A computed fold for a 350-nucleotide part of an RNA from an uncultured bacterium, annotated as small-subunit ribosomal RNA, central domain. The full RNA is in RNAcentral, with records from ENA and SILVA. Its mean pLDDT, the model's own confidence on a scale to 100, is 90.
Context: one part of a larger RNA
RNA sequence: CUGGGCGUAAAGAGUACGUAGGCGGUUUUCUAAGUCAGAUGUGAAAGCCCUAGGCUUAACCUAGGAAUUGCAUUUGAAACUGGUAAGCUAGAGUCUCACAGAGGGGGGUAGAAUUCCAGGUGUAGCGGUGAAAUGCGUAGAUAUCUGGAGGAAUACCAGUGGCGAAGACGGCCCCCUGGGUGAAGACUGACGCUGAGGUACGAAAGCGUGGGGAGCGAACAGGAUUAGAUACCCUGGUAGUCCAGGCUGUAAACGAUGUCGAUUUGAAUGUUGUGGUCUAUGAAUUAUGGCUUUCGGAGCUAACGUGUUAAAUCGACCGCCUGGGGAGUACGGCCGCAAGGUUAAAACUC
Numbered sequence: 001c002u003g004g005g006c007g008u009a010a011a012g013a014g015u016a017c018g019u020a021g022g023c024g025g026u027u028u029u030c031u032a033a034g035u036c037a038g039a040u041g042u043g044a045a046a047g048c049c050c051u052a053g054g055c056u057u058a059a060c061c062u063a064g065g066a067a068u069u070g071c072a073u074u075u076g077a078a079a080c081u082g083g084u085a086a087g088c089u090a091g092a093g094u095c096u097c098a099c100a101g102a103g104g105g106g107g108g109u110a111g112a113a114u115u116c117c118a119g120g121u122g123u124a125g126c127g128g129u130g131a132a133a134u135g136c137g138u139a140g141a142u143a144u145c146u147g148g149a150g151g152a153a154u155a156c157c158a159g160u161g162g163c164g165a166a167g168a169c170g171g172c173c174c175c176c177u178g179g180g181u182g183a184a185g186a187c188u189g190a191c192g193c194u195g196a197g198g199u200a201c202g203a204a205a206g207c208g209u210g211g212g213g214a215g216c217g218a219a220c221a222g223g224a225u226u227a228g229a230u231a232c233c234c235u236g237g238u239a240g241u242c243c244a245g246g247c248u249g250u251a252a253a254c255g256a257u258g259u260c261g262a263u264u265u266g267a268a269u270g271u272u273g274u275g276g277u278c279u280a281u282g283a284a285u286u287a288u289g290g291c292u293u294u295c296g297g298a299g300c301u302a303a304c305g306u307g308u309u310a311a312a313u314c315g316a317c318c319g320c321c322u323g324g325g326g327a328g329u330a331c332g333g334c335c336g337c338a339a340g341g342u343u344a345a346a347a348c349u350c
Base pairs, nucleotide, nucleotide: 003322004321005320006319007304008303012318014201015200016199017198021194022193023192025088026087027086028085030083031082033081034080035077036076037075038074039073040072041071042070049065050064051063052062053061054060091191092188093187094186095185096183097182098181099180103177104176105175106174107173108172109171110154115149116148117147118146119145120144121143125136126135162169206247207246209244210243211242215241216240220236221235222234223233258317259316260315261314262313263312266295267294268293270291271290272289273288274287275286276285277284278282299306300305323350324349325348332343333342334341335340
């Protein structure tokens, strides 16, 4: 340098944006760097290969040729790649008008429930379990009614429903704001795809500062269970869970399936647009887009399965894998307040 792979066997980076690089629609002109053809020079000799000759053969030796797949110069070709100039509109984007949505940030507000506080009624239990006990209660609990405080989460609607790049997002109202889709036109004119490094976002837990603290609840304490019980069950309960603004940067971050484009029989749903039809103007019917769910054909697959949302058939670019253990560890570097993260071996062993 090359091969085969990456849903489940080892292997798709958690996600996006984007630098370099790689790749790139269509028509014409010019160019001639790549490309192709010819010529010249060179590519030492020996050796290898072919032919002929010399030692009685052979090895060996002599002569000629070929080869030396290369490099340089030069003369041409112009299809393709590259470059140049001028265009095009099918990719990409902009404008206009509509539409759906838990998309994001900030502010406000509502009702139900739990807990606590105060007061009223009321009396001996309550609570909890497989059964109990710890616990609470005559200093009046539980129950019930009235008033108040405070925090967190938003029943029903609710749906293999929606939205978002992913993580994620759910009461209602207001403000700010991102993206998507459809219908017609108009406009720009390849402005594109991917993306090493890089940058940003990134559940939960955790860390630091200041608040907050209703419920739940690691740790902890007690009661049970048990041979024991550092557990499962029960009674309590601190960090935490919540907020602000920082850090951390990991997850079975999963569709265990990278992104983009093209092509290839179907059936039935859901959701959201747009156009048409009229006999019964309808929960009608039909056509055409976006997203989504289930089944299934060819094909693919070791099988399971997948199947126009591909794991089918092609193309572009990136990431990753190369027997199990040692080990996602050691050492070193970088990052972090720390916890740790990231990059990442070897000896040895089977």